[in-house]
Context: one part of a larger RNA
RNA sequence: UUAGGUUUAAAGGGUGCGCAGGCGGAAUAGUAAGUCAGUGGUGAAAUACUACAGCUCAACUGUAGAAUUGCCAUUGAUACUGUUAUUCUUGAGUGUAGUUGAGGUAGGCGGAAUGUGUAAUGUAGCGGUGAAAUGCAUAGAUAUUACACAGAACACCAAUUGCGUAGGCAGCUUACUAAGCUAUCACUGACGCUCAUGCACGAAAGCGUGGGGAGCAAACAGGAUUAGAUACCCUGGUAGUCCACGCCGUAAACUUUGAUCACUCGUUGCUGGCAAUAUAUCGUCAGUGACUAAGCAAAAGCAUUAAGUGAUCCACCUGGGGAGUACGUUCGCAAGAAUGAAACUC
Numbered sequence: 001u002u003a004g005g006u007u008u009a010a011a012g013g014g015u016g017c018g019c020a021g022g023c024g025g026a027a028u029a030g031u032a033a034g035u036c037a038g039u040g041g042u043g044a045a046a047u048a049c050u051a052c053a054g055c056u057c058a059a060c061u062g063u064a065g066a067a068u069u070g071c072c073a074u075u076g077a078u079a080c081u082g083u084u085a086u087u088c089u090u091g092a093g094u095g096u097a098g099u100u101g102a103g104g105u106a107g108g109c110g111g112a113a114u115g116u117g118u119a120a121u122g123u124a125g126c127g128g129u130g131a132a133a134u135g136c137a138u139a140g141a142u143a144u145u146a147c148a149c150a151g152a153a154c155a156c157c158a159a160u161u162g163c164g165u166a167g168g169c170a171g172c173u174u175a176c177u178a179a180g181c182u183a184u185c186a187c188u189g190a191c192g193c194u195c196a197u198g199c200a201c202g203a204a205a206g207c208g209u210g211g212g213g214a215g216c217a218a219a220c221a222g223g224a225u226u227a228g229a230u231a232c233c234c235u236g237g238u239a240g241u242c243c244a245c246g247c248c249g250u251a252a253a254c255u256u257u258g259a260u261c262a263c264u265c266g267u268u269g270c271u272g273g274c275a276a277u278a279u280a281u282c283g284u285c286a287g288u289g290a291c292u293a294a295g296c297a298a299a300a301g302c303a304u305u306a307a308g309u310g311a312u313c314c315a316c317c318u319g320g321g322g323a324g325u326a327c328g329u330u331c332g333c334a335a336g337a338a339u340g341a342a343a344c345u346c
Stems, first nucleotide, its partner, number of pairs: 003318004007300002012314001014201004021194003025088007033081002035077008049065006091191001092188003095184006103177007110154001114150008125136002162169002206247006215241002220236004258313006266291009276281001295302002319346003328339004
């Protein structure tokens, strides 16, 4: 490079927005750039190819042809692509009327539990384990009662539920704010899809500054266990976990399945709308589950939420190890992240 692939064998970017680029709905008319056809010029000769001829043959040589797949000019064709103009509504969007939800940000409030403090009752144990011990306790613990304070998380409802682009989101309430869906088809009239570079967001852990610190708990200490036990178990316990602001930019960031559009046998739940009826049922959109036919697949399996049948665009893969390492570069306070080899070896 070609070709084939990317759920699980190597391989879908963590997610979105989006410039360039690529691709792009229906009708009519013009144009003729791409495209197609004719003609002219050029495409040196030699070589190579075909035919014939000359050295007795051959090598070799000569003559003619074809070829030189190209470029330029010119005359035409107009289906498709491009372009220009006009128009259309089914793609896309807007409006109107409803509706849904743990969607987001900021504030306020609540009860249960836990811990601590004070006061009271009360006396010898408590705690913990497989069994124990460390630990706490006559300086009165544990238990029980009352009051107060603190921080963090929100039992039941709760679901194969719902919302969000992903990460993620759950007590109640207020303010601000984003989105989806349905109905009506009123308006715009292709305004669309995808997207290298770029920009934004991005769990947990970690980092910086300042707060906060109940519970839990890396590190650490002690007690056990054990041949040992730098562990599993127990008693403690600091960072951290929480808040504000700023970094980091990674995860089994997983549905291990990129986005968008069209088409494709059936069965059965749930969620949110709308509609109809005889209030039994039943239709239709959007989403979310289970099963299964064809088809696909190496199989497991997927199967209208495709891994089926097609189209467009992006990303990625090319034997195992060396290695996501070295070097260089960019980013970062650092930790490190991103990009990313080779020798050698099997």
This is a predicted structure of a 346-nucleotide part of an RNA (small-subunit ribosomal RNA, central domain) from an uncultured organism. Model confidence (mean pLDDT): 87 of 100. RNAcentral holds the full RNA, with entries from ENA, Greengenes and SILVA.